A computed fold for a 1492-nucleotide RNA from Cupressus sempervirens, annotated as small-subunit ribosomal RNA. The coordinates come from a structure-prediction model, not an experiment, and the mean pLDDT is 82.

RNA sequence: AGAGUUUGAUCCUGGCUCAGGAUGAAUGCUGGCAGCAUGCUUAACACAUGCAAGUCAAAUGGGAAGUGGUUUUUCUAGUGGCGAAUGGGUGAGUAAUGCGUAAGAACCUGCCAUUGGGAGGGGAACAAUAGCUAGAAACGGUUGCUAAUACCCUAGAGAAUUUAGUACCUCUACGAGGUAGGAUGAGGAGCAAAAGGGAGGAAUCCUCCCAAGGAGGGGCUCACAUCUGAUCAGCUAGUUGGUGAGGCAAUGGCUUACCAAGGCUCCGAUCAGUAGUUGGUCUGAGAGGAUGAUCAACCACACUGGGACUGAGACAUGGCCCGGACUCCUACAGGAGGCAGUAGUGAGGAAUUUUCCACAAUCGGCAAAAGCCUGAUGGAGCAAUGCCAAGUGAAGAAAGAACGCUCACGGGUCGUAAACUUCUUUUCUCAGAGAAGAAUAAAUGAUAGUAUUUUGAGGAAUAAGCAUCGGCUAACUUUGUACCAGUAGCAGCGGUAAAAUAGAGGAUGCAAGUGUUAUCUAGAAUUAUUGGGCAUAAAGUGUCUGUAGGUGGCUUUUCAAGUCCAUCGUCAAAUCCCAGGGCUCAACCCUGGACAGGCGGUGGAAACUAUCAAGCUAGAGUACGGUAGAUGCAGAGGGAAUUUUUGAUGGAGUAGUGAAAUGCAUUGAGAUCGGGAGGAACACCAAGGGCAAAAGCACUCUAUUGGACCGUUACUGACACUCAGAGACGAAAGCUAGGCGAGCAAAUGAGAUUAGAUAUCCUAGUAGUCCUAGCCAUAAAUGAUGGAUACUAGGUGCUGUGUGUAUUGACCCGUAUAGUACUGCAACUAAUGCGUUAAGUAUCUCGCCUGGGAAGUACGUUUGCAAGAAUGAAACUCAAAGGAAUUGACAGGGGCUCACAUAAGCGGUGGAGCAUGUGGUUUAAUUCGAUGCAAAGCAAAGAAGCUUACUAGGGAUUGACAUGUCGUGAAUCCUUUUGAAAAAGAGGAGUGCCUUCAAGAAUGCAGACAUAGGUGGUGUAUGGUUGUCGUCAGUUCGUGCUGCAAGGUGUUGGGUUAAGUCCUGCAACGAGCGCAACCCUCGUGUUUAGUUGCCAUAAAGUUUGAAACUCUAAACAGACUAUUGGUGUUAAGACAGAGGAAGGUGAGGAUGAUGUCAAGUCAUCAUGUCCCUUAUACCCUAGGUGACAAACGUGCUACAAUGGCCGGGACAAAGAGUGGUGACCCCGUGAGGGUAAGCUAACCUCAAAAACCUAGCCUCAAUUCAGAUUGCAGGCUACAACUCGCCUGCAUGAAGUAGGAAUCGCUAGUAAUCGCCGGUCAGCCAUAUGAUGGUGAAUUUGUUCUCAGGCCUUGUACACACCACCCAUCACACUAGGGAAGUGUGCCAUGCUCGAAGUCAUUAUCUUAACCGCAAGGAGGGAGAUGCACAAGGCAUGGCUAAUGAAUGGAGUGAAGUCAUAACAAGGUAGCUAUAUUGGAAGGUGCGGCUG
Repeated sequence: AGAGUUUGAUCCUGGCUCAGGAUGAAUGCUGGCAGCAUGCUUAACACAUGCAAGUCAAAUGGGAAGUGGUUUUUCUAGUGGCGAAUGGGUGAGUAAUGCGUAAGAACCUGCCAUUGGGAGGGGAACAAUAGCUAGAAACGGUUGCUAAUACCCUAGAGAAUUUAGUACCUCUACGAGGUAGGAUGAGGAGCAAAAGGGAGGAAUCCUCCCAAGGAGGGGCUCACAUCUGAUCAGCUAGUUGGUGAGGCAAUGGCUUACCAAGGCUCCGAUCAGUAGUUGGUCUGAGAGGAUGAUCAACCACACUGGGACUGAGACAUGGCCCGGACUCCUACAGGAGGCAGUAGUGAGGAAUUUUCCACAAUCGGCAAAAGCCUGAUGGAGCAAUGCCAAGUGAAGAAAGAACGCUCACGGGUCGUAAACUUCUUUUCUCAGAGAAGAAUAAAUGAUAGUAUUUUGAGGAAUAAGCAUCGGCUAACUUUGUACCAGUAGCAGCGGUAAAAUAGAGGAUGCAAGUGUUAUCUAGAAUUAUUGGGCAUAAAGUGUCUGUAGGUGGCUUUUCAAGUCCAUCGUCAAAUCCCAGGGCUCAACCCUGGACAGGCGGUGGAAACUAUCAAGCUAGAGUACGGUAGAUGCAGAGGGAAUUUUUGAUGGAGUAGUGAAAUGCAUUGAGAUCGGGAGGAACACCAAGGGCAAAAGCACUCUAUUGGACCGUUACUGACACUCAGAGACGAAAGCUAGGCGAGCAAAUGAGAUUAGAUAUCCUAGUAGUCCUAGCCAUAAAUGAUGGAUACUAGGUGCUGUGUGUAUUGACCCGUAUAGUACUGCAACUAAUGCGUUAAGUAUCUCGCCUGGGAAGUACGUUUGCAAGAAUGAAACUCAAAGGAAUUGACAGGGGCUCACAUAAGCGGUGGAGCAUGUGGUUUAAUUCGAUGCAAAGCAAAGAAGCUUACUAGGGAUUGACAUGUCGUGAAUCCUUUUGAAAAAGAGGAGUGCCUUCAAGAAUGCAGACAUAGGUGGUGUAUGGUUGUCGUCAGUUCGUGCUGCAAGGUGUUGGGUUAAGUCCUGCAACGAGCGCAACCCUCGUGUUUAGUUGCCAUAAAGUUUGAAACUCUAAACAGACUAUUGGUGUUAAGACAGAGGAAGGUGAGGAUGAUGUCAAGUCAUCAUGUCCCUUAUACCCUAGGUGACAAACGUGCUACAAUGGCCGGGACAAAGAGUGGUGACCCCGUGAGGGUAAGCUAACCUCAAAAACCUAGCCUCAAUUCAGAUUGCAGGCUACAACUCGCCUGCAUGAAGUAGGAAUCGCUAGUAAUCGCCGGUCAGCCAUAUGAUGGUGAAUUUGUUCUCAGGCCUUGUACACACCACCCAUCACACUAGGGAAGUGUGCCAUGCUCGAAGUCAUUAUCUUAACCGCAAGGAGGGAGAUGCACAAGGCAUGGCUAAUGAAUGGAGUGAAGUCAUAACAAGGUAGCUAUAUUGGAAGGUGCGGCUG
């Protein structure tokens, strides 16, 4: 310090996630040890039991025990003193009665220390106790006795308060106010003691009282700071202040009476929620963010609420009283209790310890002291909870052992790791020695016989796990599994070869731990002060005026608030940091220093900001003179057009549409002409031209009115800019009331379209549109760009105004300014783009944004007549949503172009019958594959058996086939039995080749094991091969240039071509694969060569001759826009002509770029992997692949006269042949049979070519057309012809009379038509298929449309790429939240009521030891009663809050539901938008706006 994730890829924006650190943690697995820390974060929930506050006999009475001679010692229930207000716990409450920092004045203070004094004289009781007595207990009642450092009275002294005069200080100087000390005088009231006490033989010590000031402690006041919410905006009556009084230690509405009406608040009062605060802690580079365990400071609380008492101190709780809840005891009358002390228990919870030891140390309480007490504290125990430390051995050891894992079977790895050898003993076990901590002479140690670098013995002995290994992120293989099981922090992985699941081996990381979970912070510049943004990504208020606020021109003073400098005080300690030191180191501890940015005091500086004062004119404004304009408002006037009405002419349609219909019209429409009425809007001019703040504004004229600009320079003198709240204006639609109503037109009706059509289209048509008065306050209210000011290259237009030169004048040419457009440098920007009208460079100021959805929704509030508007969340859910640009693909976008693509033609298919293939169905099986074009007469160039893979049955298991091994027999052949055959059994014949005499080769049989075998799966694991776009003209690379990049350029443009073919231009220059050419066939010629061919000879055959022609087959020639003409850019080329056998690629073939379709094929072959192994392999027989209701494809034959039948006659090419072809001859009606020559083929045979020509018959009819179907009789092949072959003869004679929608082929020797031949093959289901020749047309010189392809361009929300994407209702499941008749709960407030305990006040009802009084009585005290205020409670109302609730509205999520298709392309009616209306739903329509 960054990384992953949106896309086909790219750059941004933007969220989500990860890597770091941390914790009072928890949890999984594991666990040997030392030190130091830490340990109920939840229920301030309830608590059994023990302990946590006592002490003093030197204050005191009495009692008991012991001793007993006196006396003394010990203990302490009671009285009395001090303490119990500390210590310890907890964080409920508390947003300020608190805390923190810094100040202040009107106070109190036990014990302590200092100083100065004092302690005189008296008195009366009450406990304990004893008697009696109540009660279960707790706790008492009554009578009598008694002590004190307990209580009471009093003397004396002192201090305090008020007043007068004195001195000093200040002022407004007559006078008033303040301060100080001493002395003096006066006044009245209140207050104190033990003429003491205790110890001691005594000295003396301790204790007590008063006063002053001190230290420490505490109370009070003020300033600043201290969380969230405005969906909390107004709050407050003792409230704010004053006077008098009361009260307090003290100030004060603290309380009360009266008076005044104040006080707080947008710099956030009040209300609500949450919370103890701080030093600090964690994190961060810092600024910050989060937090407030342990330690320390402060505060608050003690079951809950209230109250006072005592006291120096409490409103105390290990004290009291009362109300309440709960628990316990009870003899039911009544009592007791408070662990948020320490242990411990239950409960809650993911979760937090022992009912331990000791006062030895430290701090406390009491005591004169010894001492006692102390769950404070010191220690130990438990827990890997954390931090830190040392270990679990070290050295050597290669046969690189074995096991495991893996493997290409060679090896590799585990791995010097182990074994083994030699060492060591930290740790461990055992046994000795043994501290410091103890101060203080002695004694005193819980920890603890502990620590220990102490001594000895023993023995490698007692000690390693956890997580991860696809990327981020260090670390890889194998096996299992097969969208299952599972994983996951994110994106994601898993559908049969998973480095992502699970196991194993290995590796990596950390290590007595390691992973996970939770939380905080960082990364996150993702709330941005440091340090972000707002044209299009989220984000500029619709516009203006303007208050508070913020900011503000030039010059010179003043002042010192801000600012800066110096210094002083403070910011507790601990912590952090630095240095040093102590535990062996470290953690930890100790000492010192530094830091402490804050606050406060004092002194100084004066540039800047603020302030004071005086000026200036550049900002701003005013005046004067002009100018342009649809600026606003009011009034008047005008013509064109629509509609309507009236009259006339006229006579059949009109209107409307893609096409129609509804509508209007013989009661006279539409059309034409004349007259009238009425409403709304203002053609041309008209232009990104003008004006206005925006919304917006257009016929003409008049009146009036705001603003702007230009010019002149005169005046004012910073008067300015922006603006939360506030106010004004604000399109369209809509609302209220009243008018008006021509046209248009939501809704609505009718007609069409359609599967439907609540739409688009048509015809009607109401609100509305218009006016007046008032509401509403929103729009894509947009430049999607807030306002103001300054600066920063230009160029070209337009509008307004001024001006220069020049001129008679107008132009032209310059120049200044305001506005408005285009282009563009720098700069900026993610890019697009912006660019003096900034989105540049800066300043000021306001508004707004912080992932998408839920949602501009809910609730609350404000506003409105309503519709609505404004403000404006959350739960939940996703890992994206989005911007700009790129390449493709697509478009019912555009342009160019090509092709039997269309058009023009010819002939077909689709209808019939049959053949054949397919789907489907059937079946024991109907084997399998191929499925739009690009499957379907396809694989199959030929299923009766075989083929054959399927089915049934019968067999056999190292196998039908291959290799190795062992044994045996040569091989081989024949006969016979059973059987459907395979096969099994029996008998016989036969002994080969080679030889080193062991054996071997070849072959048969038998055995065991390695293995064979598989047309079993996977073409989505593959090779090879094939199809297709497409014989379309494309597809790429190097270097350069360009862009942040994906990419682009080249390859685009202008021409041209069949062609990315060529030319030309150009930031490109070149090149590769394609195109073309090279190859083959055909067409012409030449040369060469002639048998079986050709010609001649001959009646014919054999033969002989000739080489001219034909032919055959080898080599050459020929065609290249070469030539001529005009044309074209000078080019490429195109057109026309000549010559030529052939002319613009001469015709045809072979040849198929980069790639696409996970296209086809595991059943041609090959092959990974999985599966079967007495079977999914092998053999045999029979059957099936040939089934048949209806469907589809490809064909054949036809429907006839351009024909059919019969007789006669003529002309090919190419090909095949020895298990073959088979002539002639004979037999048969024929298929064929018999016999048999020739031919291994230019020789012989197949072989007859047919259409055609010619003579005749048929005469338009289901026929002499057509030939299906069926019967009979035959032939051939074959082991076999039933399922299931072909052919022949005779007989039979079906449908069919030219084929609906739709659709196919073909551009010349082509279509059409006619035969002939081959392959496969015993035969053949061949009408198929591949060749071959004969006869031989018609039409197109066009590209509008359909299909398909190519190039350029536009759009895109698509990239699995339009068979895409995607919106809404409905149905189903789940989830969270809203409203809701209500229901029950908690909290707060208000009013009334009730009013415990207790304080205070009043009161003479009762009572009373001390003092006064001779007495009566009084003073004082107590009880009681009354009163004020008050806690809990009760009643009522209101507010807030979290729950719950029948039925319910919407929202979200959910592989394969229903209905439509709204959006994205012109998305098929451009879309979006505010508003109104309407419809199952997306949506439609009207009005206005926007271009995204």
The RNAcentral record of the sequence draws on SILVA. Rfam family: Bacterial small subunit ribosomal RNA.